[in-house]
RNA sequence: CUUCAUAAGGGGCAAAUCUAUUGAAAGGUAGAGACGCAAAGCUAUAGGGGCUAAAGUAUUGUAUACUAUGCCAGCCAGUUGCUAAA
Numbered sequence: 001c002u003u004c005a006u007a008a009g010g011g012g013c014a015a016a017u018c019u020a021u022u023g024a025a026a027g028g029u030a031g032a033g034a035c036g037c038a039a040a041g042c043u044a045u046a047g048g049g050g051c052u053a054a055a056g057u058a059u060u061g062u063a064u065a066c067u068a069u070g071c072c073a074g075c076c077a078g079u080u081g082c083u084a085a086a
Base pairs, nucleotide, nucleotide: 012037013036017032018031019030020029021028022027035074041079042078043077047076048075049072050071051070056066057065058064059063
């Protein structure tokens, strides 16, 4: 790559991007869209890791640094489930 046979199933989720909305931001929500995923289901003070810095603190010449009980589960992880085989 081709041919033959074949149980179940005939589906699920939705990256980037765009539009709208929300938020200080990270991000979230909705619609479009489909990169991919057999857990890309759930879990964020049960764990690790990452992102943001409004307010706050410190410094100082208006910016910089620190800081999460804010955010990320499609980073690892914990946990639940489906199919097949043993």
Notes: This is a predicted structure of an 86-nucleotide RNA (c-di-GMP-I riboswitch aptamer) from Cytobacillus eiseniae. The organism belongs to Cytobacillus, within Bacteria. Model confidence (mean pLDDT): 81 of 100. It matches the Rfam family "c-di-GMP-I riboswitch aptamer". Rfam links the family to the GO term cyclic-di-GMP binding.